Small-subunit ribosomal RNA from an uncultured bacterium, 1434 nucleotides, folded computationally.
RNA sequence: AGAGUUUGAUCCUGGCUCAGGAUGAACGCUGGCGGCAUGCCUAAGACAUGCAAGUCGAACGAAGCGGCCCGAUGACAUGGAGUGCUUGCACAAAGUAGAUUCGGAUUUCCGCUUAGUGGCGCAAGGGUGAGUAACACGUGGGUAAUCUACCUCAAAGACUGGGAUAACAGUUGGAAACGAUUGCUAAUACCAGAUGAUAUGUAAGAAGAUACGUUUUCUUAAAUUAAAAGGGAGCCUUUAAAGCUUCGCUUUGAGAUGAGCCUGCGGCGUAUUAGCUAGUUGGUAGGGUAAUGGCCUACCAAGGCAACGAUGCGUAGCCGACCUGAGAGGGUGAUCGGCCACAUUGGGACUGAGACACGGCCCAAACUCCUACGGGAGACAGCAGUUAGGGAUAUUCGUCAAUGGGGGAAACCCUGAACGAGCAAUGCCGCGUGAGUGAUGACGGUCCUUUGGAUUGUAAAACUCUGUUGUUAGGGAAGAAUGACCUGUAUAGGAAAUGAUACAGGAGUGACGGUACCUUUCAAGAAAGCUCCGGCUACUACGUGCCAGCAGCCGCGGUAAUACGUAGGGAGCGAGCGUUAUCCGGAUUUAUUGGGUGUAAAGGGUGCGUAGGCGGAAAGAUUAGUCUAAAGUUUAAGACUGGGGCUCAACUCCAGUUCGCUUUGGAAACUGUCUUUCUUGAGUAUGGUAGAGGCAAGUGGAAUUUCUAGUGUAGCGGUAGAAUGCGUAGAUAUUAGAAGGAACACCAGUGGCGAAGGCGGCUUGCUGGGCCAUCGCUGACGCUGAGGCACGAAAGCGUGGGGAGCAAAUAGGAUUAGAUACCCUGGUAGUCCACGCCGUAAACGAUGAGUACUAGGUGUCGGGGGUUACCCCCCACGGUGCCGCAGCUAACGCAUUAAGUACUCCGCCUGGGAAGUACGCUCGCAAGAGUGAAACUCAAAGGAAUUGACGGGGACCCGCACAAGUAGCGGAGCAUGUGGUUUAAUUCGAAGCAACGCGAAGAACCUUACCUAAGCUUGACAUCCCAUUGACCUCUCCCUAAUCGGAGAUUUCCCUUCGGGGACAGUGGUGACAGGUGGUGCAUGGUUGUCGUCAGCUCGUGUCGUGAGAUGUUGGGUUAAGUCCCGCAACGAGCGCAACCCUUGCCUUUAGUUGCCAGCAUUAAGUUGGGCACUCUAGAGGGACUGCCGAGGAUAACUCGGAGGAAGGUGGGGAUGACGUCAAAUCAUCAUGCCCCUUAUGCUUAGGGCUACACACGUGCUACAAUGGCUGGUACAAAGAGUCGCAAUACCGUGAGGUGGAGCUAAUCUCCAAAACCAGUCCCAGUUCGGAUUGGAGUCUGCAACUCGACUCCAUGAAGUUGGAAUCGCUAGUAAUCCUGAAUCAGAAUGUCAGGGUGAAUACAUUCCCGGGUGUUGCACACACCGCCCGUCA
Repeated sequence: AGAGUUUGAUCCUGGCUCAGGAUGAACGCUGGCGGCAUGCCUAAGACAUGCAAGUCGAACGAAGCGGCCCGAUGACAUGGAGUGCUUGCACAAAGUAGAUUCGGAUUUCCGCUUAGUGGCGCAAGGGUGAGUAACACGUGGGUAAUCUACCUCAAAGACUGGGAUAACAGUUGGAAACGAUUGCUAAUACCAGAUGAUAUGUAAGAAGAUACGUUUUCUUAAAUUAAAAGGGAGCCUUUAAAGCUUCGCUUUGAGAUGAGCCUGCGGCGUAUUAGCUAGUUGGUAGGGUAAUGGCCUACCAAGGCAACGAUGCGUAGCCGACCUGAGAGGGUGAUCGGCCACAUUGGGACUGAGACACGGCCCAAACUCCUACGGGAGACAGCAGUUAGGGAUAUUCGUCAAUGGGGGAAACCCUGAACGAGCAAUGCCGCGUGAGUGAUGACGGUCCUUUGGAUUGUAAAACUCUGUUGUUAGGGAAGAAUGACCUGUAUAGGAAAUGAUACAGGAGUGACGGUACCUUUCAAGAAAGCUCCGGCUACUACGUGCCAGCAGCCGCGGUAAUACGUAGGGAGCGAGCGUUAUCCGGAUUUAUUGGGUGUAAAGGGUGCGUAGGCGGAAAGAUUAGUCUAAAGUUUAAGACUGGGGCUCAACUCCAGUUCGCUUUGGAAACUGUCUUUCUUGAGUAUGGUAGAGGCAAGUGGAAUUUCUAGUGUAGCGGUAGAAUGCGUAGAUAUUAGAAGGAACACCAGUGGCGAAGGCGGCUUGCUGGGCCAUCGCUGACGCUGAGGCACGAAAGCGUGGGGAGCAAAUAGGAUUAGAUACCCUGGUAGUCCACGCCGUAAACGAUGAGUACUAGGUGUCGGGGGUUACCCCCCACGGUGCCGCAGCUAACGCAUUAAGUACUCCGCCUGGGAAGUACGCUCGCAAGAGUGAAACUCAAAGGAAUUGACGGGGACCCGCACAAGUAGCGGAGCAUGUGGUUUAAUUCGAAGCAACGCGAAGAACCUUACCUAAGCUUGACAUCCCAUUGACCUCUCCCUAAUCGGAGAUUUCCCUUCGGGGACAGUGGUGACAGGUGGUGCAUGGUUGUCGUCAGCUCGUGUCGUGAGAUGUUGGGUUAAGUCCCGCAACGAGCGCAACCCUUGCCUUUAGUUGCCAGCAUUAAGUUGGGCACUCUAGAGGGACUGCCGAGGAUAACUCGGAGGAAGGUGGGGAUGACGUCAAAUCAUCAUGCCCCUUAUGCUUAGGGCUACACACGUGCUACAAUGGCUGGUACAAAGAGUCGCAAUACCGUGAGGUGGAGCUAAUCUCCAAAACCAGUCCCAGUUCGGAUUGGAGUCUGCAACUCGACUCCAUGAAGUUGGAAUCGCUAGUAAUCCUGAAUCAGAAUGUCAGGGUGAAUACAUUCCCGGGUGUUGCACACACCGCCCGUCA
């Protein structure tokens, strides 16, 4: 730092999504250790149990216990008279001493304990965030309007008295909680008095400050006010009070700390909440408070707040900070720290220095518990813990050792504050799960498969090491030093002592914890997972088959899924990894930094104007903004920078740094303010001027219609064509007259005017604005403009007029499948006028207003100046158009009339749909207008431009495309193919053109793939292995429908050491495998069809464009042709076109056998001799090139005409098929991936089927006849084929054919012509046409003609008399017609392919149909019009 996603592709706009970071988290899988943190976000729900606030006996009385006291007891010890004797060992009395125990006395004394009185504390600490939008919080001030216990400093003092009351005792009530009453008693409890000021208030005076309200200081005066007259403890001297020390006490002043009150500024949403307020705003007086104040009361006045958002509603504890971000910002308010608020809910005060008090009181309410039913008790948002709720949050732990707090003189007591431990991967940080060497690249797995590789992979094994953590054993901290105690020293004072203060030494104190740490034992031994792999880091196999599933977005999955599941491999992170939720970022996607508004969302319909915002020139002043310097404040922690301590880090400690606000000083350019001045902005004046500017009144002609009258007669009218309609009761037409309404032809013009809407005959009146000229006057008076006000097309509404034409609605007629439409005939509101509403339009230049600046060119309107001849021309001003540079724009385009460059102000936009809808409110008579959402849903919607395709858009061109002709098809019968139906099977494929006489150049068996039945299972076929036989082949017999099966006969080679081995073949066996016309032509190769033999399709370099792309290839001509010429930002090139190839048409030459025969000879015959001139054959060549002439044309390309020529403009025909399209056809020609079958989906055999038949379609054959049929006669081809063959002459048969076999491996022999032509007959009929069908008899092929062949003869003699709608081929040796041959093939063509014979008609033309090509235009299509898409219904 970006990426994906709208499109066939592009650029833009714009949303959605992703990659990052974070968390008091939760869930899934997994889990070794340690350190440091953190841990009910939900039910401010309810709570069992324990603990969380007491302490002081040195304030007081009292009680109890113990000591002291008396009596008794008499342990141990001491003591040693003595005793025993073994002479160094025992025992041991008195006495001393008094432990222990018991009893008593407790007046005093000492120690300990404590219910009560009393003092201090309980207002701190700890918890929670319900309420609160507020001076609650933050920040900066004020308090001259205040208080402050304990603490510190200073001054002064502490005098004299008094009466009670708990406790206690008695009586007594109650279940209890808790009382009632009588009596006694103490105080540092309570009360009275005295004294007293620099305290308090009052009055007077003086000085200062002032916001004139007041207030400070000083002086004076008289008043008011205190205590525990020592209380406790200690020391000393003395016995009596004093003295001293200490802790308390009272008054006052000051400080410190804490608190109260006031105030400037700051921080949520909503206007679909616009008005709120009666103690409300102010004053006076009083009350109340520590203190100001409507804080409260009485009276007086009528104020106060609000668009700079009052009031209401919703939400919320605020901040330091935390997360994110480049920053500005955005989000959050856990832990830690500050403030506030709260303590079941609501209210209230008491005590006190401090509370309206979490573990105090009173009242009320709900709830829970106890109860003797009378009455009582309670409040975990303290620490643990329970229950409920929830996705979810811990132990009913230890200690006061440290830090801190309360009480106390102190020891000490209390402390769920705190310090620690426990639980939890909840987070951050650190460590480990081993390290080195190690290639046979091991085994195994996976993948490809040519079976050999690749990968896992130095990974493992193996060897050598290490020992962090763990484990064993041992040692073992720092955190502890104050206070108090003991010892000592010093200081000040005192007569001294106690005491106070300071210092030094000593002893003692640890919950954590035998923890950290150190040493040591053991052994690589005990310690790795999670997610992902289409795009963004990372790919293969198998399974699945739009199923199962995935998915953050795009999307993946329908039989070869890198996207599903599993495995292997890989990638990332790692004791964690993913998912979910939320926040910031990316998102410049709310844009201050830093966006837009012609067409993408977005300029208000227009003007006037209020508030507001912005504002010309000069001078002076001021210093509010601004800039600068200093000071104060900005708690600590955090952050940042630099250091230090835990082994590092997290963590922690030290030092430094920062915004903002306030105060003071300075500067004076700019902005603001004030003063003075100016004229250029603006306005005014004067003189001209153009105009459909507005309003009112009057007036004019043309036309339509109606009425009256005349003429006149049968139609008029209307349409694509009609009909409804009007008309013989006289229309239409025409003439004259009249009436009435509406609109104003020509002029007329991207001409004029107006703010916009809009304005058009003429005249008059009233009236608004503009422009030009002059430069006299005013002196910034200006610009914009939220709300507001006014104007505002058409339609519509109300009242009253008017109504000719037109014309919603409506009626009728047409059209149509229908036609509530388009067309026609009628026709009402309305259109017109007056007055009043409505207030909207694609109200558009889809472009707000104003000012200034920035190349030009050319029209036009208005007035002016110069010049001139009144032309013309030039200059500047104001409008209105076009073209165009720079610049801008996504592009289109805009371009002095900006969409350029800048400034000022206003409106509006923030994805599409839902929706300009709903609700609410305002306006309106109504219609409706204005304001204006959300739920839900989609991943797009959109703009401009590009290339195609398409258009019942336009231009040009071509083609048997139409037209002009000709012969058909469609009707009949038959053949053949297809559909359908049938069937055991009717095998399969082909499906518009481009399937359907197609694959099939030939189904009786075979073919054959289908069906039925019978069999085979390493197989009919290939390779390998083992055993066995010696062959294989061939032949015979039995069984069978046949295959199958059974039996038999015959029968090898090579080498040899003679044992055997080998080759080949058969049989048997085993498994690898064979086999498959089974599936997928949408997995494929190859081949083919089609557009289309249409003229196209592209590339390189250059240029243009942000880009897709364009150019070239477009244009002017021309061609069959992107063929050629010319032009041109293009220049060249490639695949196509053409040519090269084959054939045919002419000639030459070469060569003459099997071909030919001119001349000579000969024959029945080119039969033979002879010849190669000719024909012919088949080799090589020539020939045609717009080459020549003329005309046209740009003098080009080329076209037209002509000459010559066998042939003339590609001579005719063929082969040849560009880039591509149709997922076109074919897995059944072949090949092939994958899948499937394997005693069968393979193989063999027999029979059947592919040949069925109410029907429909395609392609053909034969006909319907006289251009003919029949009979007879008589001519002329080409191209082919032939030894498994073609077969002559001859004979037989009516014939198909048979017998027979000359010749021919072919220019030699054979197959081998018909129509035509010449005669005759038929005479227009269902016929002498036509031949189907059927009966009979045969021929041929073949194992075999039943299903199911072809042909022949005799007999039979159907339909059919030229074919509806529709439709096909063909432009010359063509159509039409006539035969011939070949392939396939035993046999079996009306098909196919090929050959020749005879041999036409027509083409004016390109309007139309079909197809194609090239420009252009539109497009919301791109699967591309067989598209897209709207509505209704299901």
The RNAcentral record of the sequence draws on ENA.